This is a predicted structure of a 93-nucleotide RNA (c-di-GMP-I riboswitch aptamer) from a Thermoleophilaceae bacterium. It matches the Rfam family "c-di-GMP-I riboswitch aptamer". Gene Ontology term of the family: cyclic-di-GMP binding. Rfam describes the family as follows. GEMM was predicted in a large-scale screen for bacterial structured RNA regulatory elements. Its mean pLDDT, the model's own confidence on a scale to 100, is 78. The source organism's lineage runs through Bacteria, Actinomycetota, Thermoleophilia, Thermoleophilales and Thermoleophilaceae.

[in-house]
RNA sequence: AAGGUGCAAAGGCAAACCCGUCGCGAGGCGGGGACGCAAAGCUCCGGGGCUCCGUGAGGAGGCUCACCUCACGCAGCCGGCCGAGUUGCCACC
Repeated sequence: AAGGUGCAAAGGCAAACCCGUCGCGAGGCGGGGACGCAAAGCUCCGGGGCUCCGUGAGGAGGCUCACCUCACGCAGCCGGCCGAGUUGCCACC
C1' cells in the first nucleotide's frame, strides 16, 4: 500500500417511546431515551413502502356529498426495506 474479517477495546450512530417545535399529511428538527448498527457516513441513482391533491374504476350504504379499495397522474416523505455509486475510523489476518 492492497485485499479480507468484525471476538474484544477506544471512538461513533441512535429504533420504539416521551417532551418541545415545524408540516394538511407521510414525516423533519431539537432534547431525553437505547432496540439495534461495521458504513444505521454521504449521494438520493434503481426498485419498494407511505402521504397530500386530481382523475378513473369498483365496493358498501344505497339520493348527492362524504367513506373504503384499486389503478394512473402530480407534488412530496422514508432510506434503520433492498440494491447501486462513493468516502472512511479502529482492531486483527